[in-house]
Context: one part of a larger RNA
Molecule: small-subunit ribosomal RNA, 3' major domain
Organism: uncultured Chloroflexia bacterium
RNA sequence: UGACGGGGGCCCGCACAAGCAGCGGAGCGUGUGGUUUAAUUCGAUGCAACGCGCAGAACCUUACCUAGGCUUGACAUGCACCUGGUACCGAAGGGAAACCCGAGGGACCCGAGAGGGAGGGUGCACAGAUGCUGCAUGGCUGUCGUCAGCUCGUGCCGUGAGGUGUUGGGUUAAGUCCCGCAACGAGCGCAACCCCUGUCGCUAGUUACAGUCUCUAGCGAGACCGCCGGUCCAAAUCGGAGGAAGGUGGGGAUGACGUCAAGUCAGCACGGCUCUUACGUCUAGGGCUACACACACGCUACAAUGGCCGAUACAGAGGGCCGCGAAGCCGCGAGGUGGAGCAAAUCCCGUCAAAGUCGGUCUCAGUACGGAUCGCAGGCUGCAACUCGCCUGCGUGAAGUCGGAGUUGCUAGUAACCGCUGGUCAGCACACAGCGGUGAAUACGUUCCCGGGCCUUGUACA
Repeated sequence: UGACGGGGGCCCGCACAAGCAGCGGAGCGUGUGGUUUAAUUCGAUGCAACGCGCAGAACCUUACCUAGGCUUGACAUGCACCUGGUACCGAAGGGAAACCCGAGGGACCCGAGAGGGAGGGUGCACAGAUGCUGCAUGGCUGUCGUCAGCUCGUGCCGUGAGGUGUUGGGUUAAGUCCCGCAACGAGCGCAACCCCUGUCGCUAGUUACAGUCUCUAGCGAGACCGCCGGUCCAAAUCGGAGGAAGGUGGGGAUGACGUCAAGUCAGCACGGCUCUUACGUCUAGGGCUACACACACGCUACAAUGGCCGAUACAGAGGGCCGCGAAGCCGCGAGGUGGAGCAAAUCCCGUCAAAGUCGGUCUCAGUACGGAUCGCAGGCUGCAACUCGCCUGCGUGAAGUCGGAGUUGCUAGUAACCGCUGGUCAGCACACAGCGGUGAAUACGUUCCCGGGCCUUGUACA
């Protein structure tokens, strides 16, 4: 000087408390451990791994296993020679094919030619590796933590390590600002500048609206403790007015010096090591989907604030040409047929919602709750749904009657409840990322638990 203390003081945070809804019990989904397996590819492991890499494993992906091929190689560049349309093996190209096509056919380009080039073959340099090392690395990321800190120049103090500044008194969300002070200044952080949103004005507008609104999108105004009062040296703070908005208005983006030899050699790049008829590469099938079990995160429930039936109302934000696909018709339905319109404020997804509202029924029961599981019949995507997809109809109808110890989230348009959209994607979403609808309870307070900041104290630790 730090770090640490079941030392002290001050302060903060959904940290506790006050509340609301959960998880932990059940069934199912997903991930992980374990076990199994020919293989169940690899990585991630307290917080900060476990719906994580994966924004989507039937083949492909795919890295794993089994079986079978290839060896200048699936891919790149160069040199030499040959050829200048090409050959055969067993599935991987099977048929006179692969390539182009106007579906008949056509066999590359420049050049009059010689020749040159594209392409192919042989040989040689080399390629290739999701093989190892994240403790050799770059880049990127998590985390403490959006916590308020971390430093520098000069000066001064100290033999020196170092200190001072940055401590103190106030104040703030803040090392924010004020006052004081051997310090005076400055930098990275904080704040502001950026985006969305809430009010108003102006301008413009087709495809929206119908005359001025709404909307769309560009510019501007507005909020600054500015005004009034109290406290106060000041900084500031408390109350009030006006105002759409009041003291950072709400939300986002933004993450200082550093910590964890944190994570990633499997996104990529890259040093070193290793393999080179294989640890490279191609093909088929299987596996990543196994299942006595354990954990994590979710979904659906256990019902009457409900289930079922009928009627009826109101969004926002998105996506669409290998696409979205209307009307009409067929089907109980999933869906089929059809093909209008739309590169989209125009058309479509989409009459877009659901919870809601109105009426009826059920009457507390393992039920008209709950829907797992299983059977049959179908639909869709796709070369192909056995391993191993999603959906529909009929039947079947399990556990479950609110969950032990413990534990999570949340302070307002929030929690909770409700649906909708998108990316990935042929198909597959209870996940993820967004969007709106309905819309609470509680906070006395800081003694205690957890994490953090500042000062101080002890230390046999560095």